RNAcentral holds the sequence, with entries from MGnify. This is a predicted structure of a 115-nucleotide RNA (SAM riboswitch aptamer (S box leader)) from Aneurinibacillus aneurinilyticus.
């Protein structure tokens, strides 16, 4: 750095710590009734696990690849508030304009698997 999925669901009334945090920006929030950070606890199911329950191809004295209900040892992730919300394009909506707010896409960026 590419490449694909995924982002409205879930997760603590623990302990240490002690001033910060929510990417950036702008807003707007959290936070001494205790921020980040560590540990422990959870939660989830990408990777894994397993499985001729099942459904699809292939096969047959045995399976196999895919899809999928099922697990959760292990590797990561997560564990205020939609990825906090916006940020660039378009669209609808009152007689027009403009802000606000609504669709739809896109950027940005997190995670994960591969390269």
């Nucleotide at each position: 750095u590419c490449u694909u999925a995924u982002c409205a669901a879930g997760a603590g009334c623990g302990g240490c710590a002690g001033a910060g945090g929510g990417a950036c920006u702008g807003g707007c929030c959290c936070a001494a009734u205790g921020a980040a950070g560590c540990c422990c606890g959870g939660c989830a199911a990408c990777c894994c696990c397993a499985u001729u329950a099942c459904c699809u191809u292939u096969a047959c004295u045995a399976a196999a690849a895919g899809g999928g209900a099922g697990g959760a040892a292990g590797g990561u992730g997560c564990u205020a508030a939609a990825u906090c919300c916006a940020g660039c394009a378009g669209g609808a909506u009152a007689g027009u304009a403009u802000a606000a707010g609504c669709c739809u896409g896109g950027g940005a960026g997190a995670u994960a698997a591969g390269a």
NCBI's taxonomy places the organism under Bacteria, Bacillati, Bacilli, Caryophanales, Aneurinibacillus.